[in-house]
């Protein structure tokens, strides 16, 4: 110097704080999203999904954001190719039902620390969206052309 593996950190419930609330004599400090889920690219619009906890709060404000919608581009599928159309987004048709599968925090208890509020550490349980499987319904097109 190159390569590999392991570990750590980060990857948007994220960052910030002029309101509010809490602590402090004051200075000032604290709080302000708990996880799950989410990315083809560009532009625009939009109070950006799901439940848990709580009931001064996750309230309120600013910024951001992987959501959604529209348009464009790219890509998959509609058994090769081109054009058009449709539908989706790399797990690349849609909808319903059934089955399966998945959390952390808060609270409690214990610990340590602070003037205090708060925050921290340990321990257990509990979701929904989603995803997977099965099944049903709908969709799976048109034109060109003649290579395989």
């Nucleotide at each position: 110097g190159c390569g590999a593996a392991a570990c750590c950190g980060u990857u948007a419930g994220c960052g910030c704080c002029a309101g509010g609330a809490c602590c402090g004599g004051a200075a000032g400090g604290u709080u302000g999203a708990c996880g799950a889920g989410g990315a083809u690219g560009g532009c625009a619009g939009u109070c950006a999904u799901c439940g848990a906890a709580a009931g001064a709060c996750u309230c309120g404000g600013c910024g951001g954001a992987u959501g959604c919608u529209g348009c464009c581009a790219c890509g998959g599928c509609c058994g090769g190719u081109g054009c058009g159309g449709g539908u989706c987004g790399a797990a690349a048709g849609g909808a319903a039902a059934g089955c399966g599968u998945c959390a952390a925090a808060a609270a409690a208890c214990a610990g340590a620390a602070u003037c205090a509020a708060c925050a921290c550490u340990g321990c257990a349980a509990c979701a929904a969206a989603g995803c997977g499987c099965u099944c049903u319904c709908c969709g799976c097109c048109g034109c060109a052309g003649a290579a395989u």